[in-house]
């Protein structure tokens, strides 16, 4: 000191950094060493395994929210479980536990960075925390209107 393993803790729009950008200190002038910093702001999103893959929404805005690794609840496909189509089985079909889908119009409700205002921390680059005042879209919801489904065999009443 490497690896495996087991646990515990943590993260999942997360984590992480070799490119680049910047700070410090050296040695000095270098295409140079060393120690550091930044590197996506929230809002939505899980039935369980496998595979594929280019993973949703806006918000900000001189500047990197650049470039790129990893991981991931999207998204297709197959299996499996579960709801639903009156009760059970098979098939079909949709759909995920709030478990019928599609379209069009409308409406309510909603964020945090940014900003202002104040602490902390660090030589610095920059971090960290509280407080004020705003502002979205997507998905859900709510309402009108439409359209499609609600099915087939077998059992049994």
């Nucleotide at each position: 000191a490497a690896c495996c393993a087991a646990u515990c803790g943590g993260a999942a729009g997360c984590g992480c950094c070799a490119g680049a950008c910047c700070u410090c200190c050296c040695c000095c002038g270098g295409c140079g060493g060393g120690a550091g910093g930044u590197g996506a702001c929230g809002a939505g999103g899980a039935g369980g395994a496998a595979g594929g893959u280019g993973a949703u929404c806006g918000a900000a805005g001189u500047c990197u929210u650049c470039g790129g690794c990893g991981g991931a609840u999207g998204c297709c496909u197959u299996c499996c479980c579960g709801g639903c189509c009156g009760u059970c089985c098979a098939c079909g079909g949709u759909c995920g536990u709030g478990a019928c889908g599609a379209g069009u119009g409308g409406g309510a409700g909603c964020a945090a960075a940014c900003c202002c205002c104040g602490g902390g921390g660090g030589u610095g680059a920059c971090c960290c925390c509280g407080g004020g005042a705003a502002c979205a879209g997507a998905g859900g919801c709510c309402c009108a209107c439409c359209c499609g489904a609600u099915g087939u065999g077998g059992a049994g009443c």
Predicted 3D model of a 157-nucleotide RNA (glmS glucosamine-6-phosphate activated ribozyme aptamer) from an Acidimicrobiia bacterium. Model confidence (mean pLDDT): 78 of 100. The organism belongs to Acidimicrobiia, within Bacteria. It was read from a public genome assembly, where an Rfam model found it. It matches the Rfam family "glmS glucosamine-6-phosphate activated ribozyme aptamer". For this family Rfam cites "Backbone and nucleobase contacts to glucosamine-6-phosphate in the glmS ribozyme" (Jansen et al., Nat Struct Mol Biol, 2006). Its family is annotated with catalytic activity and regulation of gene expression in the Gene Ontology. By type it is a riboswitch.